This is a predicted structure of a 479-nucleotide part of an RNA (small-subunit ribosomal RNA, 3' major domain) from an uncultured bacterium.
Its Rfam family is "Bacterial small subunit ribosomal RNA".
Context: one part of a larger RNA
RNA sequence: UGGCGGGGGUCCGCACAAGCGGUGGAGCAUGUGGUUUAAUUCGAUGAUACGCGAGGAACCUUACCUGGGCUAGAAUGCCGGGAGACUGUGGGUGAAAGCUCACUUUGUAGCAAUACACUGCCGGUAAGGUGCUGCAUGGCUGUCGUCAGCUCGUGCCGUGAGGUGUUGGGUUAAGUCCCGCAACGAGCGCAACCCCUAUCAAUAGUUGCCAUCAGGUCAAGCUGGGAACUCUAUUGAAACUGCCGUCGUAAGACGCGAGGAAGGAGGGGAUGAUGUCAAGUCAUCAUGGCCUUUAUGCCCAGGGCUACACACGUGCUACAAUGGGAAGGACAAAGGGCUGCCACCUGGUGACAGGGCGCUAAUCUCAAAAACCUUCUCUCAGUUCAGAUUGCAGGCUGCAACUCGCCUGCAUGAAGCUGGAAUCGCUAGUAAUCGUAGAUCAGCAACGCUACGGUGAAUACGUUCCCGGACCUUGCACA
Numbered sequence: 001u002g003g004c005g006g007g008g009g010u011c012c013g014c015a016c017a018a019g020c021g022g023u024g025g026a027g028c029a030u031g032u033g034g035u036u037u038a039a040u041u042c043g044a045u046g047a048u049a050c051g052c053g054a055g056g057a058a059c060c061u062u063a064c065c066u067g068g069g070c071u072a073g074a075a076u077g078c079c080g081g082g083a084g085a086c087u088g089u090g091g092g093u094g095a096a097a098g099c100u101c102a103c104u105u106u107g108u109a110g111c112a113a114u115a116c117a118c119u120g121c122c123g124g125u126a127a128g129g130u131g132c133u134g135c136a137u138g139g140c141u142g143u144c145g146u147c148a149g150c151u152c153g154u155g156c157c158g159u160g161a162g163g164u165g166u167u168g169g170g171u172u173a174a175g176u177c178c179c180g181c182a183a184c185g186a187g188c189g190c191a192a193c194c195c196c197u198a199u200c201a202a203u204a205g206u207u208g209c210c211a212u213c214a215g216g217u218c219a220a221g222c223u224g225g226g227a228a229c230u231c232u233a234u235u236g237a238a239a240c241u242g243c244c245g246u247c248g249u250a251a252g253a254c255g256c257g258a259g260g261a262a263g264g265a266g267g268g269g270a271u272g273a274u275g276u277c278a279a280g281u282c283a284u285c286a287u288g289g290c291c292u293u294u295a296u297g298c299c300c301a302g303g304g305c306u307a308c309a310c311a312c313g314u315g316c317u318a319c320a321a322u323g324g325g326a327a328g329g330a331c332a333a334a335g336g337g338c339u340g341c342c343a344c345c346u347g348g349u350g351a352c353a354g355g356g357c358g359c360u361a362a363u364c365u366c367a368a369a370a371a372c373c374u375u376c377u378c379u380c381a382g383u384u385c386a387g388a389u390u391g392c393a394g395g396c397u398g399c400a401a402c403u404c405g406c407c408u409g410c411a412u413g414a415a416g417c418u419g420g421a422a423u424c425g426c427u428a429g430u431a432a433u434c435g436u437a438g439a440u441c442a443g444c445a446a447c448g449c450u451a452c453g454g455u456g457a458a459u460a461c462g463u464u465c466c467c468g469g470a471c472c473u474u475g476c477a478c479a
Stems, first nucleotide, its partner, number of pairs: 001479002003476003007473007015463002019426005026317008034308002042053002064303007076126006083119002088103006107116003128292002131290003137286002139281003142277001144275001149188006155164003168179003194269004199237007209226002213224003240263001243257001244255004319419001323378007335366003340359002344355004385416001390411007432455007
C1' cells in the first nucleotide's frame, strides 16, 4: 500500500422485511449429468454451465460411427509436357461416390508452321486438417457493475515503499455539487449530447382521415369534394427547483404549493472507467508452436447426434366453478409477403385440395386478436376437470417421414384434488394474466427466443438480521 475480520461507523441495492405469483410433487417438452452404444461429434460446469454456442440435427447440416472409394487431392493460382474445341448422348459395374467403354463435335487468327482462348490428363510447386495447446496469442464476450470509482502533471511531505490531491463537514442516483483544507489543476468514468415514448404547434395530405356540403349503397370514405380531426413523418416548442413558501452560509432538502400534458433524472433504451476471475472461446474468424500428409485430408451410402434402471436445471399444461362447454357480440399494437401472402367460390367434419381476384403493399393479403361482454348449460364428481398414452383412418412438405417430421378426424382417457426440506422473480402500466407477430425455415419436433399490444393489482413499518457492494476507520501469525 492492499487484502481479510463471526472489528467499529456511515450509506446503498427486490438484499431482508411487507406483499403477489411461482419452482420443488404430476404428465409432457427441452438442456445437462450418468449409463449405454460401432457412434451416441465437440464445447459451456458455483454465482458468471445446464430452452447455453444451436435464430430450425429425416438426407444435407455433421464435425461422430460402419462400409465403399480418391491421393497435387473438394476450391483457386503458377511453371513445364503432351492431348483435345468446349459441349452433348448412350452403355457396363455399383447403394452412391467412383471406376470404365463407346459415339457425337472439330474453336479464333493465319497459306502453313505456330500462337491465343477454353477443357480435361501427366509431372512439379503452393494444398488440406472442426487435429492439440484459450496456461503461447489477437479479436470478441461473461462477471463484479451502470457499482462510483480509477489515475496523471506540477507542487508539498517522507531516507524509502509511498502519502497528499481523492481525507474532513454537508449534499447527491453519482469523486454530483457546496464549504473547508499544502495543495493547484487535469484525464478516463458520472451526467449531458443520441434513439423511443408522454403534450402542443408548424409544414405536408396519398395508399391514410371524413367534421361540414352533395351523390350513392343491403352495407361500406363507396364517389365528387374537403385539409378540420385522427394518423403518418420531418422540423420546432416545452421542465430549468424556473416561480412561491419553510429550512440552510452554500450546495441543496421539504410542500395533496401554483402553473403545467409532464416536476424535481417524467418513463424506457443504447452507452459498461482502471481492473478482477491464467473466467469463456484455437469449433465464427485470425494466429505462434506442435502433430498429421495413399491420412488426423477429400467424396459417397447407411447409421448416429432423437439411445434410457436413473439424477438435476429451465419451461409448458393442469389439478377446476374467479371454472369447463355452446351460441352471439366488441376493442389492439407491431411485424411479414413474388420460388411469396393469398381475398372469394367449390369439395371435405377437418387438416387440406381444386379453381381464382388483388398485391413488389399506409392501397392487396396473412388476420380470427384473445382474455372480455350477453344468454344457455354443467353443480363439486377424478367429473361435461385434466389431457398423457395408444389404436385406426387421413392431410401436408420433401428424392425420401422406418430409425426420426408436423397437422387433422374418430376412438382411447394415464398421472394429477395445489405439492416436504428448500428455493426463484417482481416496486407500476411493474407483477400476474391474455392473445399477436417475426427471425431461422422445403417441412418441423417452438411449450424456446426476440419483439408487440390488451386487461391490470398488492405491498414497502423499517434497516436489527441474511446476501452483495461503496467510503472512512481499527486489528492482523496474510501478500